[in-house]
RNA sequence: GCGCCUGUAGCUCAGUUGGUUAGAGCAGCCGACUCAUAAUCGGCGGGUCGCAGGUUCAAGUCCUGCCGGGCGCA
Numbered sequence: 001g002c003g004c005c006u007g008u009a010g011c012u013c014a015g016u017u018g019g020u021u022a023g024a025g026c027a028g029c030c031g032a033c034u035c036a037u038a039a040u041c042g043g044c045g046g047g048u049c050g051c052a053g054g055u056u057c058a059a060g061u062c063c064u065g066c067c068g069g070g071c072g073c074a
């Protein structure tokens, strides 16, 4: 340099053929339980969906460019 895959919450990841409010687990915080801690249970908060643009009535999802990560070729 070229090709392919990938980027969504602090971490690991779902997200269907573009459509209803962007979700789960873990972690964090609050509470219940306990003499107390852990475990368990209930609740809460947390997001520029990598960045910019385009298509569309509507984009996490489609298209283009760029950036980061991984694999391969040279």
Stems, first nucleotide, its partner, number of pairs: 001073007010026004019057001028044005050066005

This is a predicted structure of a 74-nucleotide RNA (transfer RNA) from Candidatus Elusimicrobium euhamitermitis. It was read from a public genome assembly. Its Rfam family is "tRNA".